[in-house]
Formats: sequence, C1' cells, structure tokens
RNA sequence: GCGGCCAUAGUUUAGUGGUAAAACGGGAUCUUGCCAAGAUUCAGUCGCGGUUUCGAUUACCGCUGGCCGCA
Repeated sequence: GCGGCCAUAGUUUAGUGGUAAAACGGGAUCUUGCCAAGAUUCAGUCGCGGUUUCGAUUACCGCUGGCCGCA
C1' cells in the first nucleotide's frame, strides 16, 4: 500500500427496516441475629458523519479504532 472481518449498557454477547434484549456487574427494598445466598424492583446501551426510506441499530458511502491475510 491492497483486501477481508468486527464496533450494541461498566463487562461478555443476542438481535435486526417499525419503541433494543439477556447474563454478570451497580443502586434500593425484603428475607436472616450477622455475612453469604435468595426474592422483588430501578437505572444504564446501537463508535462518528452523511445517503436512501414515512421510518435506520439494521441497507449504502465515507471516517475512526481493533483484528486477520497478501505484498
């Protein structure tokens, strides 16, 4: 330099044109003589910019970052 893949909550991962989900983690309450465990509940997320569309996390283009391959 060229090509490919990936980017979703604090972490690990689903999801896919129509309000984004789970586990762990965090807060609160309950239970217990205390801790742990358990129960209920709450908050928190689509890397950035643009295009298409009535509507984009999703499709397209570019950028940024990461990984892999070729030279």